[in-house]
Context: one part of a larger RNA
Order: sequence, then C1' cells, then structure tokens
RNA sequence: UUGGGUCUAAAGCGUCCGUAGCCGGUUGAGUAAGUUCCUUGGGAAAUUUGACCGCUCAACGGUCAAGCUUCCAGGGAAUACUGCUCGACUUGGGACUGGGAGAGGUCAGAGGUACUCCAGGGGUAGGGGUGAAAUCCUUUAAUCCCUGGGGGACCACCGGUAGCGAAGGCGUCUGACCAGACCAGGUCCGACGGUGAGGGACGAAGGCUAGGGGAGCGAACCGGAUUAGAUACCCGGGUAGUCCUAGCAGUAAACGAUGCGGGCUAGGUGUUGGCACUACUGCGAGUGGUGCCAGUGCCGAAGGGAAGCCGUUAAGCCCGCCAUCUGGGGAGUACGGCCGCAAGGCUGAAACUU
Repeated sequence: UUGGGUCUAAAGCGUCCGUAGCCGGUUGAGUAAGUUCCUUGGGAAAUUUGACCGCUCAACGGUCAAGCUUCCAGGGAAUACUGCUCGACUUGGGACUGGGAGAGGUCAGAGGUACUCCAGGGGUAGGGGUGAAAUCCUUUAAUCCCUGGGGGACCACCGGUAGCGAAGGCGUCUGACCAGACCAGGUCCGACGGUGAGGGACGAAGGCUAGGGGAGCGAACCGGAUUAGAUACCCGGGUAGUCCUAGCAGUAAACGAUGCGGGCUAGGUGUUGGCACUACUGCGAGUGGUGCCAGUGCCGAAGGGAAGCCGUUAAGCCCGCCAUCUGGGGAGUACGGCCGCAAGGCUGAAACUU
C1' cells in the first nucleotide's frame, strides 16, 4: 500500500442544528451527459513478434508487416441503470385535527422540615467528641426544655432497572409563557429526504471577572490525636467555594466506554404512555383480559464474537453519510497557529528509547 478495524485490545467528535459535498422512494414521457456497441482518424522512435535481407555465423543492423501505447477526438447506433428536463403518485418526510402522559425549559409567587443565630423564660454543671482521648464550648450560665423573631440552603416520605430531555441534566406546591415526543384520524402538501467536512448553538463539577449573599458543608489553612514519621485517614475550628444576577471558560470514566438514519431477521416475560376490542360494574377519566403502536428492563432461537457477552433497544444480515485507529514510552509534551482576563483549551510532532 491492497486493506482491516473502532463495547472491554489503538480507535465513535460530549450533544444537537446545519453549509458545501456525498447518497436518495414509486411511475410515465423526453433527452442521450455518464454507460455499452460499431466505425474513422490520432496514439513519435526505440523495445516486442513474424518474414526477408546485410556483416563468414551469431550478437548486432536494415526493410516490410503485425502488435503495444491502460488513452484522445469525430461520426453512427442502443437506452437497462445513473444524470438532466417535464408530468403524475403516496408508502419516506412535513402540516393539520382530536386526545391523554411527563422531575422538559424560563420567569414569578407560595409552603415545609431540619439547621443556625438572636431575644425572653425555665434549669444547673457539665457538654461535645472518639477505638480511646485531647484540642474545643461552658458559672459573662453552656448542653437540655419552652416561647418569639431573623437568616440562608435544601425539598424527606411518594420514588419505582418509573417518567421527561439532543446531550449536559431535571424531583415541594401554584400560576404565566415556551418547547418536544407519543397515540388516534388519514383532511392537506407531494420526495420537500438521510448524513454532514468547515461553521454555529448548547454543554456537569471545578475555575475566573464584577456585584450581592453566606445557615450548613467545606479545598487551603490552624489546632488535637494516631504514628518511627503522618504535610493523611479520625476529632475541634475554618477561608475560598458551594447560593443569586450578569459575563467568561468549554473540559469529564461528558459511559451504553457502543456515531446518525433506513430496511430485514424466532420468541418469552415485566413495566410506562396511548388506542381498539371485550368481560365485570358500585357506573366513575372504574377494575380485569386480549391485540396493536411508541418507550423502557430482563431472559433467550438463529446469527455474531478472542472471550466476557450481544441478541427486533444487535455487538446479527445489508445500504448511505460522517468521525476516527495503525506497537509501548517520549507525549496529549515541544514548537507554531487559533481561542482565553488567567487557569488553560483546541490543533499536535520529532530526536531518542524499547
């Protein structure tokens, strides 16, 4: 390199939207660019092959013919497939109508327990903490009980391999606004689609800037223990932070370590949402059964896999498009570039070594 791969061996971008590109449903007509066939011309020479000839032979050389030059141009023909143009269609996709489900998002308001602080009352010598202790708090009255008030954060039970969301993620209640999915209908549009290099948006925690806020927790830090030591694990404190507003940052074991879309290929059993049929009915958006669609789990045929395992939610059998890998270390480092206030991020080597 031809290739072969990407759950766990190296390898799926954190996620989505989308530009170019690539790919593209059923059907009719036209065209004939791609495609196929015929034909003409070109496709240097040498080299190669055949015949004949010239060096005494041969190598070598000459003449003629053929072949080769993966190709180019002109003319003609064919029309299955692809393209292009025009038309039609409805299964892909979208719109619409009717439903019910949901911790989906943003904003506002309300509430609840605990905690902590303050004030008042009661009450007296301990409290706290641990394996055991000590630091620590406490006669300026703690811990404990009661009453009242302030404050910030959080949202037990319900809670569920339950739900929603593209992912990150989302959990008290009420309202407003916004968005998506699903089921049913099959009314409308009529291929409008898939993927997506660049690009854009979103993106946990931690971090940064400015301004607030600060109860609890708590990096750093200070003590007490433990220990040979203890820059830890345990204990007492405690700043940033955690919270809010406006920006920046752009990472993660951002995981299903499994890119997105479509088609095909046994079942069984739970569960969530919807629909249809059906039985019961206290008649209620009631209870049960069966089937279908969409999700979410478990077990498994075939098949796959190095195995673990996967198995209609594929890692099976195929198609389209993108991303990405190519021994370990050096190294996600250096240099350069771009981005950032910084921290740093993205891109990303080599020598050398094994």
Background
This is a predicted structure of a 354-nucleotide part of an RNA (small-subunit ribosomal RNA, central domain) from a Methanosarcinales archaeon. It matches the Rfam family "Archaeal small subunit ribosomal RNA". Its Rfam clan is "SSU clan". Rfam links the family to the GO terms ribosome and structural constituent of ribosome. The source organism's lineage runs through Archaea, Methanobacteriati, Methanobacteriota, Methanomicrobia and Methanosarcinales. The sequence was found in a public genome assembly.